[in-house]
Molecule: transfer RNA
Organism: Deltaproteobacteria bacterium
RNA sequence: UUCGGCAUAGCUCAGUCGGUAGAGCAAGUGGCUGUUAACCACUGGGUCGGGGGUUCGAGUCCCUCUGCCGAAGCCA
Numbered sequence: 001u002u003c004g005g006c007a008u009a010g011c012u013c014a015g016u017c018g019g020u021a022g023a024g025c026a027a028g029u030g031g032c033u034g035u036u037a038a039c040c041a042c043u044g045g046g047u048c049g050g051g052g053g054u055u056c057g058a059g060u061c062c063c064u065c066u067g068c069c070g071a072a073g074c075c076a
Base pairs, nucleotide, nucleotide: 001072002071003070004069005068006067007066010025011024012023013022019056027043028042029041030040031039049065050064051063052062053061
């Protein structure tokens, strides 16, 4: 430098054909328990990596940039 993949909640990850953004874990509150843990219930938590475009409507499609991972190549 080129090609490919990935970026969504604090963490790990889903998200169908473009149509109200989700799960588990973690956190908080309550219940239960002699206590802790475990268990049960509830609650909060999101510029969907940045910018632009298409569309009535974009996490999803297009362009560009950034970061991470992998492969190939170049110089010596």